Molecule: transfer RNA
Organism: Pelodiscus sinensis
RNA sequence: GGCACUAUACCUUAGUUGGCUAAAGUACCUGCCUCAUAAACAGGAGAUUCUGGGUUCAAGUCCCAGUGGUGCCU
Repeated sequence: GGCACUAUACCUUAGUUGGCUAAAGUACCUGCCUCAUAAACAGGAGAUUCUGGGUUCAAGUCCCAGUGGUGCCU
């Protein structure tokens, strides 16, 4: 330098043929339990989905550019 894949909550991931308000585990907070802590159980908060633009009635999802990461080739 070229090509491919990838970016969603603190972390790890799901998200179907584009269709309302984005889901789960973990971590965090509260309660319950306990002499106490952890575990278990119940509840809660936390994201405008890497950035900018485009298509569309409607974009996490499609298109373009940029940035970061991973791999391959030279």